This is a predicted structure of a 146-nucleotide RNA (FMN riboswitch aptamer (RFN element)) from Ornithinibacillus caprae. The model forms 100% of the base pairs in the Rfam consensus. Rfam family: FMN riboswitch aptamer (RFN element). Rfam links the family to the GO term FMN binding. Lineage of the source: Bacteria > Bacillati > Caryophanales > Bacillaceae > Ornithinibacillus. The sequence was found by an Rfam model in a public genome assembly.

[in-house]
RNA sequence: UUCCAUCUUCGGGGCAGGGUGCAAUUCCCGACCGACGGUAAAUGAACAUAGUUCUAAGUCCGUGACCCGUAAAGUUUCUUUCCUUUGCGGUUGACCUGGUGUAAAUCCAGGACCGACAGUUAUAGUCUGGAUGGGAGAAGAUGACG
Repeated sequence: UUCCAUCUUCGGGGCAGGGUGCAAUUCCCGACCGACGGUAAAUGAACAUAGUUCUAAGUCCGUGACCCGUAAAGUUUCUUUCCUUUGCGGUUGACCUGGUGUAAAUCCAGGACCGACAGUUAUAGUCUGGAUGGGAGAAGAUGACG
C1' cells in the first nucleotide's frame, strides 16, 4: 500500500400550541423530522501552499428496512402445506421557478412536494408493535498477499 480472511465496536429523527368531538399526538389549523454510499463550484477547518484531506442533496444515481416471488438447506409430515435460515429476483415516495456562473440534479433565494407494514374509542412520516430484531454501511484490531 492493496485486496482477502477472521474478530470487535458503532450504525434514525420528528406533532409545541390550538379547533371539533363521547372518542383523534390519526381529522382540521399549525408544528416538527430527514438512514447509508456516490456525485459537487459554496463555505469553513486542518496540513503547509503546486496542492492535499475533511465537511455539504429527504425530492439526482444507487443501497437498506417492510412486502412479494423463487431456489436450496433445516424443521415437521405418509406426502405436501406451514415455519426458520441463506442466496437470487421483483415491488415500493417526492422539485420546480428565479439568481450567480463557462458550467447548477447539489450553491443562494423563493415557493412546492414526499414518507413501508400491522394496531388504535376516529383515518398516523411523528403514538404503540414486530424490533433488546434486521440493516445499507462506518471505524478499528489481528493475520495473510504484494